This is a predicted complex of two RNAs, RNase P RNA and transfer RNA, with 421 nucleotides together. Model confidence (mean pLDDT): 79 of 100. Rfam match: Bacterial RNase P class A. By type it is a ribozyme.
RNA sequence: GGAGUCGGCCAGACAGCCGCCUCGCGCAAGCGGGGAGGAAAGUCCGGGCUCCGCAGGGCAGAGUGCCAGGUAACGCCUGGGCGGCGCGAGCCGACGGAAAGUGCCACAGAAAACAUACCGCCUACCUCUCGCAAGAGAGCGGUAAGGGUGAAAUGGUGCGGUAAGAGCGCACCGCGUCUCUGGCAACAGAGCCGGCAAGGCAAACCCCACUCGGAGCAAGGUCAAAUAGGGAAGCAAUGGCGCGGCCCGUGCCGCUUCCGGGUAGGCCGCUUGAGGUGCGCGGCGACACGCAUCCCAGAUGAAUGGCUGUCCACGACAGAACCCGGCUUAUCGGCCGACUCCACUU
RNA sequence: UGGGCCGUCGCCAAGUGGUAAGGCACGGGGUUUUGAUCCCCGCAUUCGGAGGUUCGAAUCCUCCCGGCCCAGCCA
Repeated sequence: GGAGUCGGCCAGACAGCCGCCUCGCGCAAGCGGGGAGGAAAGUCCGGGCUCCGCAGGGCAGAGUGCCAGGUAACGCCUGGGCGGCGCGAGCCGACGGAAAGUGCCACAGAAAACAUACCGCCUACCUCUCGCAAGAGAGCGGUAAGGGUGAAAUGGUGCGGUAAGAGCGCACCGCGUCUCUGGCAACAGAGCCGGCAAGGCAAACCCCACUCGGAGCAAGGUCAAAUAGGGAAGCAAUGGCGCGGCCCGUGCCGCUUCCGGGUAGGCCGCUUGAGGUGCGCGGCGACACGCAUCCCAGAUGAAUGGCUGUCCACGACAGAACCCGGCUUAUCGGCCGACUCCACUU
Repeated sequence: UGGGCCGUCGCCAAGUGGUAAGGCACGGGGUUUUGAUCCCCGCAUUCGGAGGUUCGAAUCCUCCCGGCCCAGCCA
C1' cells in the first nucleotide's frame, strides 16, 4: 500500500422565530422540565400484568432437540464438542434415535431391502451325449470380482486364495461392542474383541428426554347514558353452561345462532422499569453483585412540526399506542477498535 | 391495536411428496351461403416471492410480500 474478518457507535449539526402534546408552579398572564427508533416494523418466540376455577391429576395436542452455563423466561445469548467451508483472521450447521415398530423410495433396473441375477465370468464336483483318450457340447449348477440401471445396489484398498469368485483368510482404513484414561458433560484418545450383521428418509408416522392451562389493555375495573330483557330457529337432563380439545373434580340451571332495537361518553389501568449512567468487584464469557447518581413520550382523531440563516461528507429505512427480553426483515453514508493474508521498503 | 383466514393460466378452480386435472374465456382449423351451436387442436419456462429438507416440493419447514374477515356495552 492492497484485499479481507469480527465487534461497537452515529443516524445531518448549530442558532433564531412561530406552533403542537404532556407534567410542575401560578388567581391569571405566563415561566420552567420532558417529547420516537435502531429497528417504534413483521407479530415469529419468551415473560411481566389482568381476568377466567390461582391452575390440581390423566389423556390428547403443540413446541424444543449435541453438552454445560446465563436469564424472569425463551426457539435467545455465552463457552465448549462434533461436522462442513476458508491459506488465514474467522464463518456456517433443525446437530437426539433408522441394531423398537410401521410406512415410503416414482421412472429405470435382475433386485430398492429377512432378498435377488439382465449381460458377463467359471466348468472343480454330479448327470447325459460324442470321442480310444486328451477333451468338446448340453444340463444341473456356482459367482457377485467386471459391465449396465439409478439419487441411492448389501463396507473400501491391497495381498493371498479359488474352477471362477466371495471377510473365505490376512494387513491397513472405516463401522460397532466392551474396558481403561482425560473431561461435570457432549466428546476425544488408547487397547481388546467382533467379522460386516446395520442402504436412505424422522422439515413421514413414531420412540426417547424436557417444556407448555386459556385468553388478551377492545385484558380488566369504575362512573354515567340508553331501552323492545322483543321475535325466529336449533340443542338439552347418561344434558347444558362457567370451562378454554376431552375426562376426573367443582359451582350454577338453561344455552347457541340469526333478525330487530338502544348506546358507543368520562376516569383508572398508563408508565419508576428484569430502567439508564458512572465506579468498584467476581467470571474466559453471556452475566451477576455492591455503591453512588438520574427520571428520560404517554396521546385517544391521536403531539413530536413549520419558516429563516450558516456549514458539511448533502442526509437512508422509517413514526410510540400496556410494558419488557430476543429473533427476523428494511436501511444513504460515516467513524472507532481488534485481528488475518498478500506485496514492497528499512 | 389484537385475533383468524387466504394466495394455482385472464376468471372459477382440482391436486396433501412422483414431474400441474377440468370448465369459461382466448387463438387456429373444420362444419355453414354467413353467424351462432357443435367437433378437433393449442394455451402454466416461476403454483405470491426467497431460502432450506429430500433423489424429487404446488404439497413439508423457515423468512418475507399482498389481500380478505372479525371485535365493546345493554345481554